[in-house]
RNA sequence: UUCCCGAAACGGCAAACCCAUCGCGAGGUGGGGGCGCAAAGUCAUGGACCUGCGCGCACGCGCAGGCCGCCAGACUGCCGAA
Repeated sequence: UUCCCGAAACGGCAAACCCAUCGCGAGGUGGGGGCGCAAAGUCAUGGACCUGCGCGCACGCGCAGGCCGCCAGACUGCCGAA
C1' cells in the first nucleotide's frame, strides 16, 4: 500500500406513518418522522415481485412501466482494532 474482515471513532442514509405534489396505476418527488442499514451509494444487466393494456378455456403469454431497503451481478466509496 492492497485484499479479507468489521471493534472503535467521525459522520452518512432513512422504513412504516403523516402532509403536499406528480402519475390510470405500481410508484416517484419535497417536508416531517426513525424501523433499520458497513455500502440502505450508483446502475434496471439477470431473476423475483408489483402496475397498466392486450391475448388466452386454463396453465399462462406479449407489450409498456415500477421497484436497487427482495436476491444476484457490475462500478465506486469513509475509518482502521483483532

Source information:
Predicted 3D model of an 82-nucleotide RNA (c-di-GMP-I riboswitch aptamer) from uncultured Thermanaerothrix sp. Rfam family: c-di-GMP-I riboswitch aptamer. Its family is annotated with cyclic-di-GMP binding in the Gene Ontology. It was read from a public genome assembly, where an Rfam model found it. The source organism's lineage runs through Bacteria, Chloroflexota, Anaerolineae, Anaerolineales and Thermanaerothrix. The model forms 94% of the base pairs in the Rfam consensus.